[in-house]
RNA sequence: AAGCUUCUUCGGGGCAGGGUGAGAUUCCCUACCGGCGGUAUAGCCCGCGAACCUGCGAAUGCAGGCCGAUCCGGUGAGAUUCCGGGGCCGACAGUACAGUCUGGAUGAGAGAAGAGCGCU
Numbered sequence: 001a002a003g004c005u006u007c008u009u010c011g012g013g014g015c016a017g018g019g020u021g022a023g024a025u026u027c028c029c030u031a032c033c034g035g036c037g038g039u040a041u042a043g044c045c046c047g048c049g050a051a052c053c054u055g056c057g058a059a060u061g062c063a064g065g066c067c068g069a070u071c072c073g074g075u076g077a078g079a080u081u082c083c084g085g086g087g088c089c090g091a092c093a094g095u096a097c098a099g100u101c102u103g104g105a106u107g108a109g110a111g112a113a114g115a116g117c118g119c120u
Base pairs, nucleotide, nucleotide: 002120003119004118005116006115007114008113009112010111017029018028019027031100032099033090034089035048036047037046038045043088044087052065053064054063055062056061070086071085072084073083074082092103093102094101
């Protein structure tokens, strides 16, 4: 120094303004937001997590499934990542139809940082 192992801490943001209406942060106009790892710096390239669905189980759970969305120009050895411009996407339950409110959730978690022990 690396791996394994035990533990600790951390680990998701966003409706301001207006319209209609009895009622909408849910509709309409406008606004705003972007988890983790990889890679030339990424919501929309690849992968992962969460949510959701199915099966099993008394249960903590386990197995499987599902898993959104980007183009043009420029620079460069290299960028769907940078710069300029134009687009697009966003679980479930509740409620006047929700990426932004409330709730499951003081949860879970990809992972990040650190500490200890033993071995090589």
Record summary: The prediction has a mean pLDDT of 85. FMN riboswitch aptamer (RFN element), 120 nucleotides, folded computationally. Rfam family: FMN riboswitch aptamer (RFN element). Rfam describes the family as follows. The RFN element is a highly conserved domain that is found frequently in the 5'-untranslated regions of prokaryotic mRNAs that encode for flavin mononucleotide (FMN) biosynthesis and transport proteins.